[in-house]
Molecule: transfer RNA
Organism: marine sediment metagenome
RNA sequence: GUCCCGGUAGCUCAGCAGGUAGAGCGUCUGGCUGUUAACCAGAAGGUCGGAGGUUCGAGUCCUCCCCGGGACG
Numbered sequence: 001g002u003c004c005c006g007g008u009a010g011c012u013c014a015g016c017a018g019g020u021a022g023a024g025c026g027u028c029u030g031g032c033u034g035u036u037a038a039c040c041a042g043a044a045g046g047u048c049g050g051a052g053g054u055u056c057g058a059g060u061c062c063u064c065c066c067c068g069g070g071a072c073g
Stems, first nucleotide, its partner, number of pairs: 001072007010025004019056001027043005049065005
C1' cells in the first nucleotide's frame, strides 16, 4: 500500500431481506431469609466509532475517515 473481518448498554455479544434497539452477566430497588449468598420480581443504563449521502424511514444500503485484528506484497 491492497484486500478481508470487527467497532451496538459497565462487560460479552445478538439484531440474517431497511420499519418501536435487545439478551446474558453486572449495577440499583423490592420480595424471600435470623443475616449473607442463592432464588424471584422490577428498574436504570445506548448521539449503534465519526462525518456525509440514498430513502417516507438507516444499527442495517453507498462514500470518506478513525480504531482493533488478520491475509498478501